[in-house]
RNA sequence: AGAGUUUGAUCCUGGCUCAGAACGAACGCUGGCGGCGUGGAUUAGGCAUGCAAGUCGUGCGCGAAAGUUCCCUUCGGGGAGCGAGUAGAGCGGCGAACUGGUGAGUAACAGGUGGGUAACGUGCCCCGAAGUGGGGAAUAACCCAGGGAAACUUGGGCUAAUACCGCAUGUGGUCAUAGGGAUCAUGGUCCUUGUGACUAAAGGAGCGAUCCGCUUCGGGAUCGGCCCGCCUCCGAUUAGCUUGUUGGUGAGGUAAUGGCUUACCAAGGCGACGAUCGGUAGCUGGUCUGAGAGGAUGGUCAGCCACACUGGGACUGAGAUACGGCCCAGACUCCUACGGGGGGCAGCAGUCUAGAGGCUUCGUCAAUGGGGGAAACCCUGAACGAGCGACGCCGCGUGCGGGAUUGAAGGCCUUCGGGUCGUAAACCGCUGUCAGGUGGGAAGAAUGCCCUAAUGGUGAAUUAGGGAGAGACGGUACCACCAGAGGAAGCCCCGGCUAACUCCGUGCCAGCAGCCGCGGUAAUACGGAGGGGGCAAGCGUUGUUCGGAUUUACUGGGCGUAAAGGGUCCGUAGGCGGUUGCGUAAGUCUGGUGUGAAAUCUUCGCCGCUCAACGGGAAGAAGCCACUGGAUACUGCGCAACUUGAGUAUGGUAGAGGUCGGCGGAAUUCCUGGUGUAGCGGUGGAAUGUGUAGAUAUCAGGAAGAACAUCUGUGGCGAAGGCGGCCGGCUGGGCCAUUACUGACGCUGAGGGACGAAAGCGUGGGGAGCGAACGGGAUUAGAUACCCCGGUAGUCCACGCCGUAAACGGUGCACACUAGGUGUAGGAGGUAUCGACCCCUCCUGUGCCGACGUUAACACAUUAAGUGUGCCGCCUGGGGAGUACGGCCGCAAGGUUGAAACUCAAAGGAAUUGACGGGGGCCCGCACAAGCGGUGGAGGAUGUUGUUUAAUUCGACGCAACGCGAAGAACCUUACCUGGGCUUGAACCGCUAGGAAAGCUUCUGGAAACAGAAGGUGCCCGCAAGGGCGUCCUAGUAGAGGUGCUGCAUGGCUGUCGUCAGCUCGUGUCGUGAGAUGUUGGGUUAAGUCCCGCAACGAGCGCAACCCUUGUCGUUAGUUGCCAGCGAGUAAUGUCGGGAACUCUAACGAGACUGCCGGUGAUAAACCGGAGGAAGGUGGGGACGACGUCAAGUCAUCAUGGCCCUUACGUCCAGGGCUACAAACGUCCUACAAUGGCCAGGACAGCGGGUCGCAAGACCGCGAGGUGGAGCUAAUCCCUUAAACCUGGCCUCAGUUCAGAUUGCAGUCUGCAAUUCGACUGCAUGAAGUCGGAAUCGCUAGUAAUCGCGGAUCAGCAUGCCGCGGUGAAUACGUUCCCGGGCCUUGUACACACCGCCCGUCACACCACGAAAGUCGGCCGUUCCAGAAGUCGCUGUCGCAACCCGCAAGGGGGCAAGGCGCCGAAGGAGCAGCUGGUAAUUGGGGUGAAGUCGUAACAAGGUA
Repeated sequence: AGAGUUUGAUCCUGGCUCAGAACGAACGCUGGCGGCGUGGAUUAGGCAUGCAAGUCGUGCGCGAAAGUUCCCUUCGGGGAGCGAGUAGAGCGGCGAACUGGUGAGUAACAGGUGGGUAACGUGCCCCGAAGUGGGGAAUAACCCAGGGAAACUUGGGCUAAUACCGCAUGUGGUCAUAGGGAUCAUGGUCCUUGUGACUAAAGGAGCGAUCCGCUUCGGGAUCGGCCCGCCUCCGAUUAGCUUGUUGGUGAGGUAAUGGCUUACCAAGGCGACGAUCGGUAGCUGGUCUGAGAGGAUGGUCAGCCACACUGGGACUGAGAUACGGCCCAGACUCCUACGGGGGGCAGCAGUCUAGAGGCUUCGUCAAUGGGGGAAACCCUGAACGAGCGACGCCGCGUGCGGGAUUGAAGGCCUUCGGGUCGUAAACCGCUGUCAGGUGGGAAGAAUGCCCUAAUGGUGAAUUAGGGAGAGACGGUACCACCAGAGGAAGCCCCGGCUAACUCCGUGCCAGCAGCCGCGGUAAUACGGAGGGGGCAAGCGUUGUUCGGAUUUACUGGGCGUAAAGGGUCCGUAGGCGGUUGCGUAAGUCUGGUGUGAAAUCUUCGCCGCUCAACGGGAAGAAGCCACUGGAUACUGCGCAACUUGAGUAUGGUAGAGGUCGGCGGAAUUCCUGGUGUAGCGGUGGAAUGUGUAGAUAUCAGGAAGAACAUCUGUGGCGAAGGCGGCCGGCUGGGCCAUUACUGACGCUGAGGGACGAAAGCGUGGGGAGCGAACGGGAUUAGAUACCCCGGUAGUCCACGCCGUAAACGGUGCACACUAGGUGUAGGAGGUAUCGACCCCUCCUGUGCCGACGUUAACACAUUAAGUGUGCCGCCUGGGGAGUACGGCCGCAAGGUUGAAACUCAAAGGAAUUGACGGGGGCCCGCACAAGCGGUGGAGGAUGUUGUUUAAUUCGACGCAACGCGAAGAACCUUACCUGGGCUUGAACCGCUAGGAAAGCUUCUGGAAACAGAAGGUGCCCGCAAGGGCGUCCUAGUAGAGGUGCUGCAUGGCUGUCGUCAGCUCGUGUCGUGAGAUGUUGGGUUAAGUCCCGCAACGAGCGCAACCCUUGUCGUUAGUUGCCAGCGAGUAAUGUCGGGAACUCUAACGAGACUGCCGGUGAUAAACCGGAGGAAGGUGGGGACGACGUCAAGUCAUCAUGGCCCUUACGUCCAGGGCUACAAACGUCCUACAAUGGCCAGGACAGCGGGUCGCAAGACCGCGAGGUGGAGCUAAUCCCUUAAACCUGGCCUCAGUUCAGAUUGCAGUCUGCAAUUCGACUGCAUGAAGUCGGAAUCGCUAGUAAUCGCGGAUCAGCAUGCCGCGGUGAAUACGUUCCCGGGCCUUGUACACACCGCCCGUCACACCACGAAAGUCGGCCGUUCCAGAAGUCGCUGUCGCAACCCGCAAGGGGGCAAGGCGCCGAAGGAGCAGCUGGUAAUUGGGGUGAAGUCGUAACAAGGUA
């Protein structure tokens, strides 16, 4: 610090996701040790048991027992001492308001921070001043009696105090009153002079000194109370709230201010700077994260607050409205004798429940701290320790070194060679941390106490020395020794992000997944294994927070088209604001001071635990706040001034600006009349409609309503919506020019107000044309549409609503600045002119082009989307949704404000390359057209589908499968079927062992394969034994074999677009980039062929040429070919001699290149015409097929990965099948006839083939053919008579003398064999068919058409295929249309690319949500009833020790039970509000596999 993910690719926008850190965590797997931390986050749910607050005998009065010793005894027991003034309870004092727990409530002066208190309190503690005299009356405990189950309680009697009550004294204090002074200022403090009233006390210890106490006052310290400024979550779908409310006066109350309370008076107070209401929440220091700013959080530790079962209340006290106190009410729970009582773990442990989830019913007061005490000491679940939990952080270990020429075994992989785990192990040597054993063994302890000494006021306090005694942890840390590598490694991951790869299994299954996405037979993504990577006593997962996210943007974002400018204007609050001077010092800047608790954080060569975590020390930081001093540029405020912003006046000026009234003509429709006759109208074509009752057309007249052609213009006006005939009235704004005036009066504008197209609504008019709805006619599969004929609301007017729009420049308003050019509208000025133009300049408006700059790009560019300032509005992924609910507005329609659940990994913008278009332009092709001949109809052949079958083997399927693989299925072929056999096999190859030649011959069985039997034997060396070579058999092994599957795992080969003219690259340039340029453009060509131009310049693969063939000539050569001339010969023939001329053969050359001429063209390329030439503009034909496309075809030519079969899916054999036949299609043959058929005679080719062959002459047969065999390994011989054609004759238009299918008989040939199933011959038979519907194919010249000939395959078998020659046409105006293609351009929501994409209803399933008769809760408000405890007030007969009067009785004073009253919690009743759950039914939404119907959108998407 970034990365993945939208696309074919790109840039941008934008969301989602990941890598990091953290945690009071939990879960899964695993788990050696230690240190330091940490551990009920849910149920503020309920709690058994124990403990958590006591202490003081130096405040006081009482006062045991067990046991033991002694004495007495009637042996039952009694008494005394010790135990012991002990235990114990009680009175009294202090403490119990601390500590500890929890976070329910609380949005608040609760908390934080800084202040105030002249408005206050403060026990214990410290300092100072003064005092502590003398009396009195009770009461617990205890005793007696009683009630009760208990808790407890009643009556009587005794008694003490540092308990209680008077009196005295009064330094003081308080109050009242009369004064003075100082300082201040809400009620203050200090000093001082008088008078009056009131007001204290307690003792204890000690021989004593003295100490501890007590009382009053002043001061301090500490701790609190109250008040104030600032800060402190979300919601406006909460906008108004408030009656003790706001203030005043009097009174009350409090420690103290205050409506804190009360009476009266006034009517205020709060709120858009967010009151009130609702939701959520303890706050902070801090913690986590982050570069920071921020964001999130508040567990442990620390500060504050609140709470203590829930609610209310007071008492005591210095302090509480009191966790382990009291009273009342309620819920819950326990005891009960049913009468009544007890309880409160959110203290420490522990338990139950709920939960994913959090510990021991431990030890000690040794240390630290707290309470009490004079002290010893006691208490202390605070605390210190230990235990449990890998919950976290930190540290350590699980060994170290050597060890490969044996890289062991084993696992895994393998190209079978090997590689890897791997120096890893084994093996050798070494060490000894931790754990284990044995032994030793700290620090934490200093106080206090006792003694002594010093000092001191011979006090206290302090200091020093000595002494006794005290450690929970714990015999722990630590140290030494012993033994032995021994006891100690897992978890996750390995497709990309993201470090790490192979095999097997699985086969869209099982599964994975954080995102993108993997899995449908070769999965680095699932599961396992091997290997590897990461971390490590842990590792992963889940959850949460911050980060990345500049994705809420203060730092640090945007709004033309991606989400986003309000429809427009006016204007309130607010925000912002021109120039100059003076003052002030609020903001701002700066110095100082205070504060910012500690801990935390940062820093340090710091210090202590062996290190670290942890702890100690020092310094820093903690931006705030407060007080105070200073500065004055800027902002603010006050004052004074200015004119440039703004405005006013004056003079002109343009205009569809608004509103009201009037007027006008053209057109349309209707009405009346005339002329006139059969149609009109309408459409793609029609029909509905209209017309003989006279339409349409035409003429004249009339009526009505609406709109204003031409002018008209990216012209004008207006804020926008919008505004268009002419005239007039009223009226708004702008612009220009001139001078004068006011003097910042300005800009923007949340709320608010006004205006606001069309449609729509209300009331009343109006209604010609047009025209939703509706009717009819067409179109169509349908047509609730598009087209046509009609037609109602409406459109028009008046008044009133509505308040929206693609209300768009998709661009808020205002101001300033930043090159220009060119139109246009309005005005002014200048020059010039007689004048008008023209020309120049300025201002205002409105367009186009364009620089800088901006932008993702497109584009914008003085009319900014540039550079800045001010203010407003708005945005934050897509869908759900501008929906629901609520509020407001509206008559309604609806508008406005405006969510969530759920769901997706995208949705989008601009541009690029393609592809496509029922877009455009240019061009080509037998593409159409023009022609000729066919196919489709018939019969037959052949291939295919289908069907059939035991099998009808397989493949090929639009063009580009279908006379295709197959250049030839009777057996074979053959892959299929049936049956019979074989199993290392029919063929190939190696090894081991044994044997034998192999093989051949014969016989038997058999359909054959095969089986059985018999006979019989190699070559070489060697005397022999034996060995070698080759072949075969048997057994075994390694392995063969497969036309079995996958052409979607492949190679190779092939088809196709297409012989179409295209496809690319290097460098440069342009662009952020994909890409573009080049290759586009102007011409031209068959051609990206060439020329010119050009930010391109070159190059490659294609085109063309080079190659073959054919057409002309030449040279060379002359047999087997040729024969002109010469000679010879024959019935005849180059037959012979000879010739080398010609033809020909086959090798080499020549020739054609737009080379020449003319014209056109840019003078180019080129085109047109011509000459010459055998041939002329690529002469004809062939071979040759760019980058690529179709997962095109082929695993059955071959090769090949993987999978499958292995006595069979291999192999051998016989027979059958591939030849079937209702039907359909493709490709052909033959015909339908006279341009013909038949008969007779006659003529002319070329390509080829031939020894397992072609075969002549001759003979036989009607013929197929047979006999026979010359010649030929071929320019020699043979196949081989070419046919159409020509001549003559017959047929005469008919199912024929056409046509030949079918069938019968008889034959021939090939072959082992023609039955299934060959070809041919003869005789006989003589079917359909008379030129072929829709539709469709080929061909542009030696072509089509037509005629025959040859060849491959092949024993035999072409109407097929591949070739050859003979005869030999017609037509092309042209490119509108069909098909295919090329280039340019345009649109696109397509990119699997139009056979694309995609919308809505319906049907089914699931999910969340809304509405809903109701129904069940919660919260809160308000009214009323009733009213506990309790404070306060009133009363207080009865009751009462202290004081007073009194001898007493009694009275007084005072206290007080009780009673009454105000307030008052829970409770009850009523009425509202808010909110939640649930519900028959209902509504839309989302998602889902290949459902249904249509085709709305994307191309002009077929009606933009």
The RNA shown here (small-subunit ribosomal RNA) has 1504 nucleotides and comes from a metagenome.
Its mean pLDDT, the model's own confidence on a scale to 100, is 85.
RNAcentral holds the sequence, with entries from SILVA.
It matches the Rfam family "Bacterial small subunit ribosomal RNA".